c-di-GMP-I riboswitch aptamer from Zoogloea sp., 79 nucleotides, folded computationally.

[in-house]
RNA sequence: UUACUCCAUCGGCAAACUGCAGGUAACUGCAGGACGCAAAGCCACGGGUCCUUCAAGCAAGGAUGGCCGGGUUGCCCGA
Numbered sequence: 001u002u003a004c005u006c007c008a009u010c011g012g013c014a015a016a017c018u019g020c021a022g023g024u025a026a027c028u029g030c031a032g033g034a035c036g037c038a039a040a041g042c043c044a045c046g047g048g049u050c051c052u053u054c055a056a057g058c059a060a061g062g063a064u065g066g067c068c069g070g071g072u073u074g075c076c077c078g079a
Stems, first nucleotide, its partner, number of pairs: 005079002012037002017032006035066001041072003045069003048064006054057001
């Protein structure tokens, strides 16, 4: 110095649910709320799942990064 494991601190994010708003929908934004998270920061590139449309396909368009992989950036005490 790097990786992994455990531990500490100051912080960070925010599931379900509720309200309001947007969307045909999946779902999203804001507020409340905390199940959890060391990338639960960012990127739809590969796969998965979900929604919509039709001419029903090895189709098109979309959603999900809190489903997995990949890419990229990054905070921290001690052992």
It matches the Rfam family "c-di-GMP-I riboswitch aptamer". Gene Ontology term of the family: cyclic-di-GMP binding.